[in-house]
RNA sequence: GGAGCCGGAGAGAGGGUCGCUGUACCGCACGGUUUCGGCCGCGACGGUACAGAGGAAAGUCCGGACUCCAAAGGGCAGUGCGCUGGGUAACGCCCAGGCGGGGUGACCCGACGGAAAGUGCAACAGAGAGCAGACCGCCAACGGCCGGCGCUCGCGCCGGCACGGGCAAGGGUGAAACGGUGGGGUAAGAGCCCACCAGCAUCUGGCAACCGGGGUGGCUCGGUAAACCCCGCACGGAGCAAGGCCAAAUAGGGGAGCGCUGGUGUGGCCCGCGCCGCUCCCGGGUAGGCCGCUCGAGGCGGCGGGUGACCGCCGUCCCAGAUGAAUGACCCUCCUCCCCUGCGGGAGAACAGAAUCCGGCUUAUGACCGGCUUCGCUC
Numbered sequence: 001g002g003a004g005c006c007g008g009a010g011a012g013a014g015g016g017u018c019g020c021u022g023u024a025c026c027g028c029a030c031g032g033u034u035u036c037g038g039c040c041g042c043g044a045c046g047g048u049a050c051a052g053a054g055g056a057a058a059g060u061c062c063g064g065a066c067u068c069c070a071a072a073g074g075g076c077a078g079u080g081c082g083c084u085g086g087g088u089a090a091c092g093c094c095c096a097g098g099c100g101g102g103g104u105g106a107c108c109c110g111a112c113g114g115a116a117a118g119u120g121c122a123a124c125a126g127a128g129a130g131c132a133g134a135c136c137g138c139c140a141a142c143g144g145c146c147g148g149c150g151c152u153c154g155c156g157c158c159g160g161c162a163c164g165g166g167c168a169a170g171g172g173u174g175a176a177a178c179g180g181u182g183g184g185g186u187a188a189g190a191g192c193c194c195a196c197c198a199g200c201a202u203c204u205g206g207c208a209a210c211c212g213g214g215g216u217g218g219c220u221c222g223g224u225a226a227a228c229c230c231c232g233c234a235c236g237g238a239g240c241a242a243g244g245c246c247a248a249a250u251a252g253g254g255g256a257g258c259g260c261u262g263g264u265g266u267g268g269c270c271c272g273c274g275c276c277g278c279u280c281c282c283g284g285g286u287a288g289g290c291c292g293c294u295c296g297a298g299g300c301g302g303c304g305g306g307u308g309a310c311c312g313c314c315g316u317c318c319c320a321g322a323u324g325a326a327u328g329a330c331c332c333u334c335c336u337c338c339c340c341u342g343c344g345g346g347a348g349a350a351c352a353g354a355a356u357c358c359g360g361c362u363u364a365u366g367a368c369c370g371g372c373u374u375c376g377c378u379c
Base pairs, nucleotide, nucleotide: 001375002374003373004372005371006370007369008368012334013333014332015331016330017329018328020052021051022050023049024048025047026046027045028043030041031040032039033038054351058362059361061360062359063358064357065356066239067238068237069236078235079234080233081232082231083097084096085095086094087093098112099110100109101108102107113230114229118228119227120224121223135171136170137167138166139165142164143163144161145160146159147158148157149156150155179197180196181195182194183193184192198220200217201216202215203214204213205210243291244290245289246288253282254281255280256279257278258277262276263275264274265273266272298317299316300315301314302313303312304311305310335348336347337346338345339344
């Protein structure tokens, strides 16, 4: 210097002018009350002071707090998660470790429980795919057949034949064929026997997942659970438009009263009853307003415990709460980068914006710093 890996912190700093939102206070306007001195309340008006987006506020994918509804208790079903240990309010998150895979490496990735409980599945090829199987092949020890020789005529010996049969070494098929290599053994073979290796059980290590070396043992047991299933753990539903309070106008509902006089229905007519009418009261909903609302598993600093995630103690601070929805615009200086010998000149964000609040994950994104790996060059 090139190419990479991991981590950290910040999201320009200070000032001025003009605006916006919230809170507090003052003034003013208004309302109520008054013993006329004041007191109380409130506003969309004016002023002062203070505060005013994020690391992701995003996606709404997980987990909780909180609220309402439901709910004796237990079980079944269903859904989700799934190496081990720990952290946490909880998690599908985080930390540490194990195992497997990738990379020369720094490092990265992980549906990573159980196949010796049961059921199922494995296309094509192949003889055979699960308490397997014999296509080519090997075997003349055994039974059988053929030929020759011998004979004491019972049979014996030699040679041949893969018919019965034995075998699974070698070849071949397949993703996978019931341990591998070597030796012994045998008719030929085979954990049949032996040595080593792999695997299994057990003793020794570790809390555990799991693992190295050694000892002992019996000799060998397939894959698939992102197939059913088994095991362990967790799980009621809806969500701040949750939920609660105050409450117009208009329309409608309920109740009480009024009428010697109204209209209408019932009816032949009168009374009565119903509806309409007038007055008063009651309750529900809507518009609108208020609460919930931001002090919280909170931030910062120090000390202590822990490998770490994290936890404990002490001190200190209060840090957005809008509702068509504020958090902005302009100027100066500093700062960073680029050009230039210098004077000087130019550029300065990117992603994006709260809406009940937290803990995570994921995605978007510009600039900086630190550590590490690897390759090349120079000394």
Predicted 3D model of a 379-nucleotide RNA (Bacterial RNase P class A) from an Acidobacteriota bacterium. Its Rfam family is "Bacterial RNase P class A". About the family: Ribonuclease P (RNase P) is a ubiquitous endoribonuclease, found in archaea, bacteria and eukarya as well as chloroplasts and mitochondria. Its mean pLDDT, the model's own confidence on a scale to 100, is 76. The organism belongs to Acidobacteriota, within Bacteria. Of the family's consensus pairs, 91% are formed in the model.